[in-house]
RNA sequence: UCCGUCGGUUGGGUGAUCGCCGCGCUCUUUGAGCGGGGAGGAAAGUCCGGUCUCCGUAGGGCAGCGCGCCGGUUAACGGCCGGGGGGCGACUCUCAAAGGGUCGUUCACGGAAAGUGGCACAGAAAAUGUACCGCCUUGGCGUAAGUCGAGGUAAGGGUGAAAAGGUGCGGUAAGAGCGCACCGCGUCUCGGGUAACCGUGAUGGCAGGCCAAACCCCGCGUGGAGCAAGACCAAAUAGGGGGCGAUGCGGUUGCCCGCCGCGCUACGAGUCCCGGGUAGGUUGCUCGAGGCCGUCAGUAAUGGCGGUCCUAGACGAAUGAUCGCCGCCUCGGCUCGUCCGAGGGACAGAAACCGGCUUACAGGCCGGCGGACCAA
RNA sequence: GGGCCUGUGGCGCAGUUGGGAGCGCGCUUCCAUGGCAUGGAAGAGGUCGAGAGUUCGAAUCUCUCCAGGUCCA
Numbered sequence: 001u002c003c004g005u006c007g008g009u010u011g012g013g014u015g016a017u018c019g020c021c022g023c024g025c026u027c028u029u030u031g032a033g034c035g036g037g038g039a040g041g042a043a044a045g046u047c048c049g050g051u052c053u054c055c056g057u058a059g060g061g062c063a064g065c066g067c068g069c070c071g072g073u074u075a076a077c078g079g080c081c082g083g084g085g086g087g088c089g090a091c092u093c094u095c096a097a098a099g100g101g102u103c104g105u106u107c108a109c110g111g112a113a114a115g116u117g118g119c120a121c122a123g124a125a126a127a128u129g130u131a132c133c134g135c136c137u138u139g140g141c142g143u144a145a146g147u148c149g150a151g152g153u154a155a156g157g158g159u160g161a162a163a164a165g166g167u168g169c170g171g172u173a174a175g176a177g178c179g180c181a182c183c184g185c186g187u188c189u190c191g192g193g194u195a196a197c198c199g200u201g202a203u204g205g206c207a208g209g210c211c212a213a214a215c216c217c218c219g220c221g222u223g224g225a226g227c228a229a230g231a232c233c234a235a236a237u238a239g240g241g242g243g244c245g246a247u248g249c250g251g252u253u254g255c256c257c258g259c260c261g262c263g264c265u266a267c268g269a270g271u272c273c274c275g276g277g278u279a280g281g282u283u284g285c286u287c288g289a290g291g292c293c294g295u296c297a298g299u300a301a302u303g304g305c306g307g308u309c310c311u312a313g314a315c316g317a318a319u320g321a322u323c324g325c326c327g328c329c330u331c332g333g334c335u336c337g338u339c340c341g342a343g344g345g346a347c348a349g350a351a352a353c354c355g356g357c358u359u360a361c362a363g364g365c366c367g368g369c370g371g372a373c374c375a376a
Numbered sequence: 377g378g379g380c381c382u383g384u385g386g387c388g389c390a391g392u393u394g395g396g397a398g399c400g401c402g403c404u405u406c407c408a409u410g411g412c413a414u415g416g417a418a419g420a421g422g423u424c425g426a427g428a429g430u431u432c433g434a435a436u437c438u439c440u441c442c443a444g445g446u447c448c449a
Base pairs, nucleotide, nucleotide: 001372002371003370004369005368006367007366008365009364010363012326013325014324015323016322017321018320020038021037023035024034025033026032027031040347044358045357047356048355049354050353051352052226053225054224055223064222065221066220067219068218069083070082071081072080073079084109085107086106087105088104089103090102091101092100093099110217111216115215116214117211118210119209132157133156134153135152136151137150138149139148140147141146165183166182167181168180169179170178184206185204186203187202188201190199191198192197230283231282232281233280240274241273242272243271244270248262249261250260251259290309291308292307293306294305295304296303297302328344329343330342331341332340333339334337377448378447379446380445381444382443383442386401387400388399389398395432403419404418405417406416407415425441426440427439428438429437
């Protein structure tokens, strides 16, 4: 320098005209004028966590669901940071193997020694161990090859995804942790570390296969629904409740009006009022765990302090279109230049808000690792 | 905007302690009929929506995407 891979970051700038949605001011209400603002890193998927609102005035428990190495961070999280352990890859130490070291990458990484369950087919046997072939000892028959029995054996073959610690030496009739060395595993002690865990020493000859993204156990967390939540104002029509309400009979009175009582037409025409609720409108609604800069603490995530800024709020749902200049990339051209011409520029678009995760993404920039080449 | 459900041959659907991918209709060929329908026999047709993970093994368990449907004023 180039290629591959992984991670982070950025996601064209500026001006003019027309148009759209909010805000402020002015003018005479309609409306007009002026000023100023108007998508993203994912606004997406709705996968987690929270703020907020209602259910429900408040509290406790079970079931269910979710999470799961350790420590830290946070409003909270299944997120993030750091550490530990395991897997994979590269390089390296070593004659080689085993093993160690460094770097990168990756992991839903509690418990299989509480219990239940599963491990198809194949295989002798799939978890209280087991004898198909083979090996060894031995009995009968047979001249022999061999065959029929009794017993020992998990070293070898074979089956399987997985076969009861691995390798080597000794040992044995053949074998076997039967014995020994190293490695692995369990228990105990000591040392380091907040812890996960790591290391030293002793000891046990090995019991304890795999699956908990099977039931389950342990620890922690968790009430449910969601801004179309919820609150307020409230038309027409229909329906609900209440008041007044034609007339009849009786009483009071000499008569009429009027008044009182009773029942009926009457579950009442009409008229007025009230409340619920629909259409519709207002609100929730955008100043917030907020952005930027500096500094301090911390390995970091993150937090403290100081300064500064206000930066979309629509609801059949605005944020658009055209053109000029500059910048980037590709192609072509020649009079090789600070040139000319043509083309391209991704994924995508707010809907109560915030913190994460995941997914999509042209091009540019930065960094880690690996490989190739060049130079010293 | 928010909640929930579904995806298996061409169509409609089954599929449970994870191990064989199936049923009905349809399609193809043959038989039967003078011919068609009915009937009978045989057969083809599946990346189980896509990609990862757990597991010896995934239609099934888990996660992430994609598509379709439905409810809430």
Background
Predicted 3D model of RNase P RNA and transfer RNA as a complex of 449 nucleotides. Rfam match: Bacterial RNase P class A. Rfam classes the family as a ribozyme.